[in-house]
Context: one part of a larger RNA
Molecule: large-subunit ribosomal RNA, domain III
Organism: soil metagenome
RNA sequence: GAGUAGCGAUAAAGCAGGUGAAAGGCCUGCUCGCCGAAAGCCCAAGGUUUCCUGCGCAACGUUCAUCGGCGCAGGGUGAGUCGGCCCCUAAGGUGAGGCGGAAACGCGUAGCUGAUGGGAAAUCGGUCAAUACUCCGAUACCUGGGUGUGAUGCGAUGGGGGGACGAAGAAGGCUAUAGCGGCCGGGUGUUGGACAUCCCGGUUCAAGCGUGUAGGCGUGGUCCUUAGGCAAAUCCGGGGAUCUUAGCCAAGGCGUGAUGACGAGCACCCAUUUGGGUGCGAAGUGCUAGAUGCCAAGCUUCCAGGAAAAGCCUCUAAGCUUCAGUCACAUCCAGACCGUACCGUAGACGGACACACGUGGGCGAGAUGAAAAUUCUCAGGCGCUU
Numbered sequence: 001g002a003g004u005a006g007c008g009a010u011a012a013a014g015c016a017g018g019u020g021a022a023a024g025g026c027c028u029g030c031u032c033g034c035c036g037a038a039a040g041c042c043c044a045a046g047g048u049u050u051c052c053u054g055c056g057c058a059a060c061g062u063u064c065a066u067c068g069g070c071g072c073a074g075g076g077u078g079a080g081u082c083g084g085c086c087c088c089u090a091a092g093g094u095g096a097g098g099c100g101g102a103a104a105c106g107c108g109u110a111g112c113u114g115a116u117g118g119g120a121a122a123u124c125g126g127u128c129a130a131u132a133c134u135c136c137g138a139u140a141c142c143u144g145g146g147u148g149u150g151a152u153g154c155g156a157u158g159g160g161g162g163g164a165c166g167a168a169g170a171a172g173g174c175u176a177u178a179g180c181g182g183c184c185g186g187g188u189g190u191u192g193g194a195c196a197u198c199c200c201g202g203u204u205c206a207a208g209c210g211u212g213u214a215g216g217c218g219u220g221g222u223c224c225u226u227a228g229g230c231a232a233a234u235c236c237g238g239g240g241a242u243c244u245u246a247g248c249c250a251a252g253g254c255g256u257g258a259u260g261a262c263g264a265g266c267a268c269c270c271a272u273u274u275g276g277g278u279g280c281g282a283a284g285u286g287c288u289a290g291a292u293g294c295c296a297a298g299c300u301u302c303c304a305g306g307a308a309a310a311g312c313c314u315c316u317a318a319g320c321u322u323c324a325g326u327c328a329c330a331u332c333c334a335g336a337c338c339g340u341a342c343c344g345u346a347g348a349c350g351g352a353c354a355c356a357c358g359u360g361g362g363c364g365a366g367a368u369g370a371a372a373a374u375u376c377u378c379a380g381g382c383g384c385u386u
Base pairs, nucleotide, nucleotide: 013031014030015029016028017027018026032383033382034381035380040363041362042361043360046343047342050341051075052074053073054072055071056070060068061067080141081140082339083338084337086119087118088117092113093112094111098107099106100105122139123138124137125136126135142335143334144333145332146331147330148329149328150327151326152325153320154319158315159314160313161312166302167301168300169299172295173294174293177289178288179287180286181285182203183202184201185200186199187198204261205260208256209255210254211253215249216248217247220243221242222241223240224239225238226237228236229235262284265280266279267278268277269276270275303306349358350357365377366376367375
């Protein structure tokens, strides 16, 4: 220079009480304002303790600070079912043999590896200052092993089926959810009371199990035969005879789960500036609208013709065949290890910063409306640190 520029979105504050040495900024309450396809909620990536509590205010915080993602200390992440690990494979990687190269090395079959894909199984309620599909309560389910009973052709790295898949479009049936009524609780009330009126709040419950509906696919059983499925086959495929419309998949609803939970509120106790605990507990029903969600990887159409492998089912080979093995039911046991706090359109990630930037997926209410637009609002969150 200069107490100048600036103090990082003009969404906005005001008052009272509290704490304190000190309060515009901290805490509590009331009023006001802003977002509301988000500035709310849940995941992934990334971060790695920032989470919660107590005690602090030098520094950090563009001001103050009693406050904090700051300092110090203590505490906090509980799983057969969520995700990983595990089984399986894709691109890619690697690569026994092999091919090439003077070498180094390059390519590459089988195989191995490798998720962003396929593969068993859980819901509701409660609870902590901080975790919960993990703890607790209730009700479930799956896989493997042992034992028992009954039945019985079992057997694979091999065969077959299945898994198993495009885009666009259309119609139907549903549900989530919402709205309105009824019901329940409370308030208001001209007058002494009641009814009525009006206003406010509530009207909620899963998986599983049973039933097998709307709808979709569609012939199925028995027998004979068979140059195919690298061997075999009772399986699949091809051919034939006969009887038959079986069978499979599948939302939702209803019943059960639930003589339960939750539930507006009420009562009591403790602490009184926030609060904490215990007990009791009403109604809990009908109509309408209705998805981009479910039936549905369905249906129709089209050409650009839309992963693989395992789990699973089935067939036999070698072999075993009073055993073993396999199937059904009952019962008992087991289910390890790793992640789990918190942020996550952001002050905690990437940008040197508490940076008007960037950041994948899911949920996403009401009025208006074609709509996830717009504007105003729920729930919830904020007023952007002079």